[in-house]
Context: one part of a larger RNA
RNA sequence: ACCGGCGAGUUAUGAUCCCGUGCAAGGUUAAGACUAAAAAGUCGGAGCCGUAGCGAAAGCGAGUCUGAAAUGGGCGAUUUUAGUACGAGGUUAUAGACCCGAAACCAGGUGACCUAUCCAUGUCCAGGUUGAAGGUGCGGUAAAACGCACUGGAGGACCGAACCCGUGUAAGUUGAAAAUUGCUGGGAUGAGGUGUGGAUAGCGGUGAAAUUCCAAACGAACUUGGAGAUAGCUGGUUCUCUCCGAAAUAGCUUUAGGGCUAGCCUCGGAAUUAGGAUCAUGGAGGUAGAGCACUAUUUGGACUAGGGGCCCGUCUUGGGUUACUGAAUUCAGAUAAACUCCGAAUGCCAUUGAUUCAUAUCCGGGAGUCAGACGAUGAGUGAUAAGAUCCACCGUCGAAAGGGGAACAGCCCAGACCAUCAGUUAAGGUCCCUAAAUGUAUGCUAAGUGGAAAAGGAUGUGGAGUUGCAUAGACAACUAGGAUGUUGGCUCAGAAGCAGCCACCAUUUAAAGAGUGCGUAAUAGCUCACUAGUCGAGUGAUCCUGCGCCGAAAAUGUACCGGGGCUAAGCAUACUACCGAAACCAUGGAUGCGACCAUUAGGUCGCGUGAUAGGAGAGCGUUCUAAGGGCGGUGAAGCAAGAUCGUGAGGACUUGUGGAGCGCUUAGAAGUGAGAAUGCCGGU
Numbered sequence: 001a002c003c004g005g006c007g008a009g010u011u012a013u014g015a016u017c018c019c020g021u022g023c024a025a026g027g028u029u030a031a032g033a034c035u036a037a038a039a040a041g042u043c044g045g046a047g048c049c050g051u052a053g054c055g056a057a058a059g060c061g062a063g064u065c066u067g068a069a070a071u072g073g074g075c076g077a078u079u080u081u082a083g084u085a086c087g088a089g090g091u092u093a094u095a096g097a098c099c100c101g102a103a104a105c106c107a108g109g110u111g112a113c114c115u116a117u118c119c120a121u122g123u124c125c126a127g128g129u130u131g132a133a134g135g136u137g138c139g140g141u142a143a144a145a146c147g148c149a150c151u152g153g154a155g156g157a158c159c160g161a162a163c164c165c166g167u168g169u170a171a172g173u174u175g176a177a178a179a180u181u182g183c184u185g186g187g188a189u190g191a192g193g194u195g196u197g198g199a200u201a202g203c204g205g206u207g208a209a210a211u212u213c214c215a216a217a218c219g220a221a222c223u224u225g226g227a228g229a230u231a232g233c234u235g236g237u238u239c240u241c242u243c244c245g246a247a248a249u250a251g252c253u254u255u256a257g258g259g260c261u262a263g264c265c266u267c268g269g270a271a272u273u274a275g276g277a278u279c280a281u282g283g284a285g286g287u288a289g290a291g292c293a294c295u296a297u298u299u300g301g302a303c304u305a306g307g308g309g310c311c312c313g314u315c316u317u318g319g320g321u322u323a324c325u326g327a328a329u330u331c332a333g334a335u336a337a338a339c340u341c342c343g344a345a346u347g348c349c350a351u352u353g354a355u356u357c358a359u360a361u362c363c364g365g366g367a368g369u370c371a372g373a374c375g376a377u378g379a380g381u382g383a384u385a386a387g388a389u390c391c392a393c394c395g396u397c398g399a400a401a402g403g404g405g406a407a408c409a410g411c412c413c414a415g416a417c418c419a420u421c422a423g424u425u426a427a428g429g430u431c432c433c434u435a436a437a438u439g440u441a442u443g444c445u446a447a448g449u450g451g452a453a454a455a456g457g458a459u460g461u462g463g464a465g466u467u468g469c470a471u472a473g474a475c476a477a478c479u480a481g482g483a484u485g486u487u488g489g490c491u492c493a494g495a496a497g498c499a500g501c502c503a504c505c506a507u508u509u510a511a512a513g514a515g516u517g518c519g520u521a522a523u524a525g526c527u528c529a530c531u532a533g534u535c536g537a538g539u540g541a542u543c544c545u546g547c548g549c550c551g552a553a554a555a556u557g558u559a560c561c562g563g564g565g566c567u568a569a570g571c572a573u574a575c576u577a578c579c580g581a582a583a584c585c586a587u588g589g590a591u592g593c594g595a596c597c598a599u600u601a602g603g604u605c606g607c608g609u610g611a612u613a614g615g616a617g618a619g620c621g622u623u624c625u626a627a628g629g630g631c632g633g634u635g636a637a638g639c640a641a642g643a644u645c646g647u648g649a650g651g652a653c654u655u656g657u658g659g660a661g662c663g664c665u666u667a668g669a670a671g672u673g674a675g676a677a678u679g680c681c682g683g684u
Base pairs, nucleotide, nucleotide: 001684002683003682004681005680006679011095012094013093014092015091016090017089019087020086021085022084023083026049027048028047032043033042034041053060054059063075064074065073066072098236099235101233105226106225107224108223109222110221116200117199118198119197120196121195122194123193124192125190127159128158129157130155134151135150136149137148138147139146163187164186165185168183169182170181171180202218204214205213211220239619240618241617242616243615244614249262250261251260252259253258263369264368265366266365267364268363269362270361275357276356277355278354279353280351281350282349283348289342290340291339295336296335297334299332300331301330302329306325307324308322309321310320311319312318372397373396374395375394377392378391380389381388402413403412404411417589418588419587420586423584424583428579429578430577431564432563433562437576439575440574441573442572443571444570450566456550457549460547461546462545463544465542466541467540468539469538477534478533479532480531481530483507484506485505488502489501490500513528517526518525590609591608592607593606594605595604596603597602620673622670623669624668625667626666627665628664630662631661638657639656640655641654642653644651645650
């Protein structure tokens, strides 16, 4: 891992609701007794519930309590009142209470053969080195001190085996080993190692102290019991079909992943048209927008009180003036969630009508839900960030399959009762992959734009305007001219159109600036404006707009069309076909609810039949029991195979195997259904 078996809402006693049966203003027995194979039956009225309530109670009583007393107030009665016993079912309380699962807590015991410390008694430490004190002899001294030699053999002394330890490293890591092995290393006469016997025990001991050790796991050992501790937590919870079908919200909560009540679901009952949608009518309101009349903010101007500066003055009352400031007023222009002179659309309330749908309300039984997600819209928070967060409102998912979107819970289309080798469409598509147009018409795009992006930039290109010039000849190009007073004046070393300052006239002209740029030291030179000629038809400026261009660098591999590929098979507009789903429709069938007809099956019509949590209903199968009626050595159960029946759980039949028990009908009772629980046991 697989296969097989086992494996989870039970039982008792109360409560409550519903259903059934009996009796009914009553209902019913319990213990026990009698009888009895058993089951049943017959007694047994104690007791319980109901028939009357009120009060804490005494108590009174259709009333009672409160109170001194109620005209009061509370709870009742009256208006006609149904209970009770048993049985089945739903739920609930108390019990382990659907099953498995803690870490822990307490009590009684068992442990110091491991290990910690201690006690008693034994035992062990090759070999080598160093050479303390002391001693002796000699020297030395007045005597000592002291010196030298020898002797001596001290030490938590030195080196190093046994022994003990475990420094570093490698191996090992389903090991040879649940701590080892190799090499290396520390101690090795000591606070040394070790044998045997003994002591200390868990709210404890022991500890050269590390929460260390106390029998391979010690912040409190192990074992048995309380014990099925408790677990608002995780996991699991076994057959089928039918009907309906949620929630992820509010309030409160030592509450936030739990609960209670309400909301939303379901089942039963009641009274009934209250209910929803649209239209009409009548209302309230201060949002969007808008506005500046208030409040607050705010730009420019006009006017101007006041203030500042300067000047005059009899220094004082004053007067004048201003590149300053500036209230108020006024003109024009603005801003606002906490501004409003205004003010919608929606939404909300109500009325009686109309149309349409079939809801709505109350009572009772049973729930689940309290982590929501994304999308559109309106706001807040944030950075007008987030697959962010928090509200409102709608949708989908959740609990929804199908088609589209390449793939893709939340987007678009559309809500799957079943069958069919029938049809029509939706979204989206129609060159190939790939079903259907290489469709039609008119334009656009040249960028593979399409098939990612901004500020900004550009004689890309299409369309619509406004405007200048133009056959009295424009724009561009070419030819020619582009002069004179004059080198204007000033400045300057110089300044001559062209460093700078001032002025910018006049003449001749077809035209020509006291000069557009280059240039020179200054001149010179080139050029432009301007003019004529050649040529012969458009040429400039500006604005709006369609589609494009640049701006444009990323990490595994083209990789920003699903791919191939496409110049349409791209974009815009219009049109016609077709494809395309479980949608719609067709035919047949099943089933729920309602109505009508038959009332015994049933028939017709209408509306339905996706579904998690969950509610309700109807069934299948297993084991046993009772009664009835059956099968079986002419072959039961079980097993195997088969093209059988039923909507399903499932049920027959035939054949083989097997070799002794087993179905069916109607009831009843449950140890009643497995694929999951890191389930338990066995097998492979």
Annotation:
The prediction has a mean pLDDT of 85. This is a predicted structure of a 684-nucleotide part of an RNA (large-subunit ribosomal RNA, domain II) from Lactiplantibacillus plantarum. Lineage of the source: Bacteria > Bacilli > Lactobacillales > Lactobacillaceae > Lactiplantibacillus. It matches the Rfam family "Bacterial large subunit ribosomal RNA".